[in-house]
Context: one part of a larger RNA
This record gives sequence, structure tokens and C1' cells, in this order.
RNA sequence: CUGGGUGUAAAGGGAGCGUAGACGGCUUAGCAAGCCUGGAGUGAAACACCGGGGCCCAACCCCGGUCCUGCUCUGGGAACUGCCAGGCUGGAGUGCAGGAGGGGCAGGCGGAAUUCCUAGUGUAGCGGUGAAAUGCGUAGAUAUUAGGAGGAACACCGGCGGCGAAGGCGGCCUGCUGGACUGCGACUGACGUUGAGGCUCGAAGGCGUGGGGAGCAAACAGGAUUAGAUACCCUGGUAGUCCACGCGGUAAACGAUGAUUACUAGGUGUCCGGGAUACUUGAAUCCCGGGUGCCGCAGCAAACGCAUUAAGUAAUCCACCUGGGGAGUACGUUCGCAAGAAUGAAACUC
Repeated sequence: CUGGGUGUAAAGGGAGCGUAGACGGCUUAGCAAGCCUGGAGUGAAACACCGGGGCCCAACCCCGGUCCUGCUCUGGGAACUGCCAGGCUGGAGUGCAGGAGGGGCAGGCGGAAUUCCUAGUGUAGCGGUGAAAUGCGUAGAUAUUAGGAGGAACACCGGCGGCGAAGGCGGCCUGCUGGACUGCGACUGACGUUGAGGCUCGAAGGCGUGGGGAGCAAACAGGAUUAGAUACCCUGGUAGUCCACGCGGUAAACGAUGAUUACUAGGUGUCCGGGAUACUUGAAUCCCGGGUGCCGCAGCAAACGCAUUAAGUAAUCCACCUGGGGAGUACGUUCGCAAGAAUGAAACUC
């Protein structure tokens, strides 16, 4: 390079927006770059291929034909791609009318519980474990009652339920705000898909500055266990966990499954919206659209399994893989305050 692949064997970028590029609906006329066709010129000879001939054969040599798949000029064609001009509405978007939702940001409020403080009652234990001990307690603990402080998280509802691109999002109220869905079919008229670079977002932990600190808890200390125990268990406990602003940019960032579109048996739950039917007022039955599950045919698959939410059948675009170790290491470069991240080898070895 070509090919074959990427759920679990190596391999889908953590996610989105979007630049260049690549690809792109129906229809009319034109142009003729790609495309098809005719002609002319050129495409040296040798070589190559086919046929024949000459050296005894062969190598070698000679003759004829083909080839030289190309390039240039020129006549013609217009199905497809392209270009230009016009039209269309099915893709895409706008509008109008609705309901659903832990989607995001900000402010306010609430109760339960833990801890601490004060006061009352009360007395010798409490706590903890497999058993204990460290620890707390006669300076009155644990328990219990009342009051207060403060921080963090929101039981039940709660659900293979909902929302979000992913990370993720859960007490209540208010304000601001993003998206999706359904119905109508008024408007625009291909405005689309994907997306190298780029930009933005991105759990937990970590870093910087300043706050905050109830509980929990790396590190650390002690008690146990043990041959030892730098652990598992217990008593404590600091960073941290929380808030504001900034940095970092990783993950089993998982559906280990890139995005978009079309097509290809069904059955059964559930969530949101809409329609029809008979009726009765309570939902049922049937149908349409969008989500989310389970089962299952064809097909696919090494098997497991997937199966209209595809891992089926096709198309477009991007990313990635190419034996194991060495190694996500070294070196270089970029980024970062640092920790480190990104990019990413080779020798050698099996």
C1' cells in the first nucleotide's frame, strides 16, 4: 500500500459543537470537466508476446504481425457524476397549540438523624468484639428530658420509572434558562450527513488562594489478631470530603457496542403525547408517534449471544487494530504550579 477487521480474541476517540474535506433528495433546460464514441498525429529501435525462418539443437540471430493499455489535436453524444440557471416538498428547519421530566444556574425555606454545648433527672458503668483490649466514665459518663449551636446529606414516594450529548442529575418553593416529544400542516425550500485539525464540556481523586468543618475518613497513633501483620477487626484521628474562584483532563469515562439514514416476522411490560369505538363515568378495547425493558423468527456469530434500541441487510463519513513481552516505557515535542497528561519508539527476547 492493498486486504480483513474493531460487544467478549488486537482494535470505537470519554462526550458534544463545528472548520477544511468527503458524501448527498425529486424535477426541467443548458454546458461538456469526468464519461462514451469516430478521425488524425505521435507513442524510435531493441526488448516482450504470437507465427515463421537461419546457425546440427539450444542459447543467439533474422523476418512478419501484435503490443506500446499513453499523450496531443479534432468531429459527435448527453444516461450517470460535475458545473450553471429555474422549479418542487417527501429530507432538514421555522411557526402555532399542548402536556411530561431528579436537564442546567441562582436565591430562599423545611424536617429527621449524627456530633457538640448548657441545664434537669439519675448511678456505675458505657463502648466495642469471634473473644478482648486500647478508649470514655464518680471532676458524674452511657441512658433520658428540655433548650441551643453547626455542618453535611435529603428516609418513605422510588420503579430493569424520568431527564441529559457524555460526565451526571433526587427534600420543598420561587426566578432565569437548554433540549426532547405530541398535534396542526401555516412558512422556508436541500438549508442535509459526517467531521482531520480546532474549540467546549468532562466522575472520583489531586493542585493553588480564601472560607468552612457535623459525620465519615487516606496518612498517622494506639489496641487486638498472627510465626510476623507496615493488613483485614477495634478505639482515636489529619489532609480530604463541603463552599467560592482558578488549574488539572484521567476512569472497567462500559451497552467494554462511533455518528447518521433506509429496509427486514412477531409477542409482552412500562413512561410521555395523540386519535377512534362502544358506552358509562371508571377505566377498558383498538390504533398512531416518541422513549425505555424483556422474550423471540429470519439473518448473523468461533461460541456466548445479538435480533426494528441489531452484533441482520445496505449506504456515507470519522476514529482505531495488525503476535506476546520490552511498554503506554525511553527519547524528543506540546501542555501543566506540581502531580502528571498527550503524542509515542527501538534494541533485545519468546
This is a predicted structure of a 350-nucleotide part of an RNA (small-subunit ribosomal RNA, central domain) from an uncultured Eubacteriales bacterium. The full RNA is in RNAcentral, with records from Greengenes.